[in-house]
Context: one part of a larger RNA
RNA sequence: CUGGGCGUAAAGGGUGCGCAGGCGGCCGGGUGUGUUGGGUGUGAAAUUUCAGGGCUUAACCUUGAAAGGGCACCUAAAACUAUCCGGCUAGAGUGUUGAAGGGGUAAGCGGAAUUCCGCGUGUAGCAGUGAAAUGCGUAGAUAUGCGGAAGAACACCAAAGGCGAAGGCAGCUUACUGGGCAACAACUGACGCUCAUGUACGAAAGCGUGGGGAGCGAAAGGGAUUAGAUACCCCUGUAGUCCACGCCGUAAACGGUGUACACUAGGUCUUGGAGGAUUCGACCCCCUCAGGAUCCAAGCUAACGCGAUAAGUGUACCGCCUGAGGACUACGGUCGCAAGACUAAAACUC
Numbered sequence: 001c002u003g004g005g006c007g008u009a010a011a012g013g014g015u016g017c018g019c020a021g022g023c024g025g026c027c028g029g030g031u032g033u034g035u036u037g038g039g040u041g042u043g044a045a046a047u048u049u050c051a052g053g054g055c056u057u058a059a060c061c062u063u064g065a066a067a068g069g070g071c072a073c074c075u076a077a078a079a080c081u082a083u084c085c086g087g088c089u090a091g092a093g094u095g096u097u098g099a100a101g102g103g104g105u106a107a108g109c110g111g112a113a114u115u116c117c118g119c120g121u122g123u124a125g126c127a128g129u130g131a132a133a134u135g136c137g138u139a140g141a142u143a144u145g146c147g148g149a150a151g152a153a154c155a156c157c158a159a160a161g162g163c164g165a166a167g168g169c170a171g172c173u174u175a176c177u178g179g180g181c182a183a184c185a186a187c188u189g190a191c192g193c194u195c196a197u198g199u200a201c202g203a204a205a206g207c208g209u210g211g212g213g214a215g216c217g218a219a220a221g222g223g224a225u226u227a228g229a230u231a232c233c234c235c236u237g238u239a240g241u242c243c244a245c246g247c248c249g250u251a252a253a254c255g256g257u258g259u260a261c262a263c264u265a266g267g268u269c270u271u272g273g274a275g276g277a278u279u280c281g282a283c284c285c286c287c288u289c290a291g292g293a294u295c296c297a298a299g300c301u302a303a304c305g306c307g308a309u310a311a312g313u314g315u316a317c318c319g320c321c322u323g324a325g326g327a328c329u330a331c332g333g334u335c336g337c338a339a340g341a342c343u344a345a346a347a348c349u350c
Base pairs, nucleotide, nucleotide: 003322004321005320006319007304008303012318014201015200016199017198021194022193023192025088026087027086028085029084030083031082034080035077036076037075038074039073040072041071042070048066049065050064051063052062053061054060091191092188093187094186095184096183097182098181103177104176105175106174107173108172109171110154114150115149116148117147118146119145120144121143125136126135162169163168206247207246208245209244210243211242215241216240220236221235222234223233258317259316260315261314262313263312266295267294268293269292270291271290272289273288275286276285299306300305323350324349325348332343333342334341335340
C1' cells in the first nucleotide's frame, strides 16, 4: 500500500438485442458541479495526548494547551471531471461498386439405395453369428429381370474448406430475405462500448392436437452367452425418429477461455477481396485488408501450455467463485399440460 481469483485446481451467464446504470474521441469558448489552495465559524463537557498542580506515591482528582473524521460559509484557481455553446473526423454509421458463402424461410424437382406390392425366370435353401438358435422358405423364399408404391436421407464434389450470435447449416432450381468482407472516401458528425431487470432465439430427448411411418429403433417378446445375464451378440418390434401448429428451455449448449477497444518479433499453409510487378492475357512473385489453421520470440503460467484468433501489456462494463460432503437437494416463490426448469438454504459429518 492492498482482497485474491475464474483454459485444466471453486469460478464465464447457452447465445443475441437492449431500457435503466457505469464508462466514453479531437479542438476552442463560457459556467464553476465534483476537484484544489487560502481564510472564518463550528466540531459541548467528560475521555485521549502534552505541560503543570493536589492527595507521602500510584490509581484517582484538577488547571491550561493541543488535537479532532468532518460540516457550513467567504474567497481564489480552471488542468482534469461535469454542463452549456461552437467546430472537427481518426471511433461509429450511411452511400457507390464488386466478389464469396451448406446463413434463414417457402415452394417445386431429381437420381442412387432401402422396404413393400404385381408379373416373369428359377430351385432349395436364405438370413444370422465367435459358434449357433429363434426367424423366413416347396402355399416357391434368397437370387435375378420388368413395372408400380411409399417414406426418409442426400454418395462423389468434401477440405486443417465455407456461413451463422449461439444452437446449428450440405442433392438441384426458383422466389423472398438477414449478416459479414474488400475498394472508393461522397455523406452524417461521437450518433459509441458494456449491460442488472427485461426480451428474442436456443441441439437432442420429452409433452399436446392432427397427419405420416420406408429404414432405424428406447420399451416389450423371443433366441443365444453365462453360475446368473433384467446386458453386451442375434431375430422381431411399439413409442419415437419425419411434417404442421403449440409447449418445454436444458446439454461435456466446450475453445471447458464473457464482450469491446488499443498496443507488443517472426515463419509456414489456407479461404475471400484489393493493389503492384510481369504477361498477348494469366499463373508463379511482392504488398495489403478480413477470416481459418499450425510452429514459435518476448512475456505470462503451479505446470501443462498460451503466444497478434493471447492465457502477453492495458482500459471499460457485465457474469461468477470463496474447503469437501449434505446439495444441480429441502422449504418457499415464479414458470410449465406434465416431465420438470429457474432461484436456493440449514442441521449434521469430515
Molecule: small-subunit ribosomal RNA, central domain
Organism: Puniceicoccales bacterium